[in-house]
RNA sequence: GCUUUCAACAUCCCCGUUCCGGGGCGUGGGUUUCGAUCAGGCUACGCGGCCGGGACUGAAGGC
Numbered sequence: 001g002c003u004u005u006c007a008a009c010a011u012c013c014c015c016g017u018u019c020c021g022g023g024g025c026g027u028g029g030g031u032u033u034c035g036a037u038c039a040g041g042c043u044a045c046g047c048g049g050c051c052g053g054g055a056c057u058g059a060a061g062g063c
Stems, first nucleotide, its partner, number of pairs: 001063007016056007024047006031040002
């Protein structure tokens, strides 16, 4: 250097970092309605011990 399997390292276990896409949840604001409730859809922000992919770090094998 190439390749395979992985996340050892972590204030119990689980959890490497970051980016992209999808989905979920929470909150707010419109909207559908004569109006209210329920519900649907739109939109903004936030969250992860959800799914897929890219790059990188590290560990252990093989060449």